[in-house]
Context: one part of a larger RNA
Molecule: large-subunit ribosomal RNA, domain I
Organism: metagenome
RNA sequence: GGCGCAUGGUGAAUGCCUUGGCAUCAGGAGUCGAAGAAGGUCGCGAUAAGCUGCGAUAAGCUUGGGGUAGGCGCACAUAGCCUGUGAUCCCGAGAUGACCGAAUGAGGAAACUCACCACGAGAGUGGUAUCCAUACAUGAAUUCAUAGUGUAUCGGAGGACAAACCCAGAGAACUGAAACAUCUUAGUACCUGGAGGAAGAGAAAGAAAUAUCGAUUUUCUUAGUAGCGGCGAGCGAAAAGGAAAGAGCCCAAACCAUGGAGCUUGCUCUGUGGGGUUGCGGUAUACCCACCAAAGAGAGUGAAAGACAGCCGAACAUGUUGGGAAACAUGACCGCAGAAGGUGAAAGACCUGUAGGCGAAAGCGGAAACUCUUGAGGGUAUAACCAGAGUACCACCGGACACGAGAAACCCGGUGGGAAGCAGGGAGGACCACCUCCCAAGGCUAAAUACUACCUGAUGACCGAUAGUGAAGAAGUACCGUGAGGGAAAGGUGAAAAGAACCCCGGAAGGGGAGUGAAAUAGAAUCUGAAACCGUGUGCCU
Numbered sequence: 001g002g003c004g005c006a007u008g009g010u011g012a013a014u015g016c017c018u019u020g021g022c023a024u025c026a027g028g029a030g031u032c033g034a035a036g037a038a039g040g041u042c043g044c045g046a047u048a049a050g051c052u053g054c055g056a057u058a059a060g061c062u063u064g065g066g067g068u069a070g071g072c073g074c075a076c077a078u079a080g081c082c083u084g085u086g087a088u089c090c091c092g093a094g095a096u097g098a099c100c101g102a103a104u105g106a107g108g109a110a111a112c113u114c115a116c117c118a119c120g121a122g123a124g125u126g127g128u129a130u131c132c133a134u135a136c137a138u139g140a141a142u143u144c145a146u147a148g149u150g151u152a153u154c155g156g157a158g159g160a161c162a163a164a165c166c167c168a169g170a171g172a173a174c175u176g177a178a179a180c181a182u183c184u185u186a187g188u189a190c191c192u193g194g195a196g197g198a199a200g201a202g203a204a205a206g207a208a209a210u211a212u213c214g215a216u217u218u219u220c221u222u223a224g225u226a227g228c229g230g231c232g233a234g235c236g237a238a239a240a241g242g243a244a245a246g247a248g249c250c251c252a253a254a255c256c257a258u259g260g261a262g263c264u265u266g267c268u269c270u271g272u273g274g275g276g277u278u279g280c281g282g283u284a285u286a287c288c289c290a291c292c293a294a295a296g297a298g299a300g301u302g303a304a305a306g307a308c309a310g311c312c313g314a315a316c317a318u319g320u321u322g323g324g325a326a327a328c329a330u331g332a333c334c335g336c337a338g339a340a341g342g343u344g345a346a347a348g349a350c351c352u353g354u355a356g357g358c359g360a361a362a363g364c365g366g367a368a369a370c371u372c373u374u375g376a377g378g379g380u381a382u383a384a385c386c387a388g389a390g391u392a393c394c395a396c397c398g399g400a401c402a403c404g405a406g407a408a409a410c411c412c413g414g415u416g417g418g419a420a421g422c423a424g425g426g427a428g429g430a431c432c433a434c435c436u437c438c439c440a441a442g443g444c445u446a447a448a449u450a451c452u453a454c455c456u457g458a459u460g461a462c463c464g465a466u467a468g469u470g471a472a473g474a475a476g477u478a479c480c481g482u483g484a485g486g487g488a489a490a491g492g493u494g495a496a497a498a499g500a501a502c503c504c505c506g507g508a509a510g511g512g513g514a515g516u517g518a519a520a521u522a523g524a525a526u527c528u529g530a531a532a533c534c535g536u537g538u539g540c541c542u
Stems, first nucleotide, its partner, number of pairs: 001541009015527001016492002020463002022460007029452002031160002039100003042055003046078002050074002061094006070082003105114003115128005130157003133153006165196001166194004176183001180230001206213002217244004227235002248444003251388001255274009279422001281386003284382006296374006306364001310358003316331005333348001334338001340352003393417007403429001424439005479486002499526001502513004
């Protein structure tokens, strides 16, 4: 030195574990903000760096409930306190709530600086941003006026968010077409505005086809069909049928009443109330029948359920082994409870629970019912009146419709032109006729549908510390970067600290005894403790 055997060090794999994650389901909730939010800065503890909680009343104050013997957060220490006159703790309501931040008195390099007014002895308290609305005052060029300015308002807005869902405005490219330009990607991504718990859509100028249906939305199907398409790549319906849900209404006008303004004095404009809302229309006039009423909407009162603390809750002993019994043995028990977790190993009956029951002062919640308002008459006749105009429609140019200009309707926009008036008008995929359906140019509308930051509960042929969230520990922390931004590592003694008094070596670290413990090769660098790598002892070979 090599090869074995034994035994260590180092190292952290593996096994076992789970406080943390992931996903899904059900129910709830779907906002917060000038009454100052979200998010922060700085403080508050006897000692206090971090986290948590809180705000100069500062790990807290008051109060209404619950609950019971301990308590002074994570946090295991000392001191000092609190507590059956009910603390700590849990739930509800309230008070306080520094400074910054929309930040709003002015300024500003956020958490700072500097003001004015009123009240007050003072400490201090309140007010003073901008825009909009309403009202009032004042008031230029310029006489009246108007613009402007000012004041008041227990009027409104502003900002945040859930990286989700919705509507609208604006809107790519890589890519695919095996190149590329129409086309595709895609009205996607991104940006902007707006809103709600959903949004949008919505009560036919519809769909159909000689028969009809009867708002919208979502879904299955129709169907990868009909179609569109450098007829390439690709794009891609609708009706009918089945299902979920189901709900319908209000104006404008004619006409009537009443008020105002203007002037040309009999007209025009306009406010308010009545009337009226449809495609078998309404008004007016004439006549007839009724004398009464529903759904729905708004306001008010508002029970129960429910959520937000909790409470009751059956049934086992002995022996054996062991450090320890829940194991094993023997003999009994409960079960509307043999889900689960814990307890010194493996417990239906030890603890927490589970099945099943019970429970709320206050605030939340909100149905029926009740009260008020509304809804609120119906029909016939009439060549009277009304029924949404720079609109419909046309031309040109665009967009959107599954549909790329096409035979291209229907729908929306820009520019120009520009109707009819119920004996009217639109649609039925150019256009015309016939026929059929419908009534535009005003508005509102629950449910079925989409989503999940958040709360509660449950579940998993989901993970188990290089996994699962980036994060099982002070994690969006440490750290990196001027910044936008990037972004970790790091879990496990033991049943219980019983965490090793005392002695010895050593400056210490560390170790040897002693002691604890079932175990210390469980000793805090702590469960198990593989391999690489490094030793020690020994056998054989050289």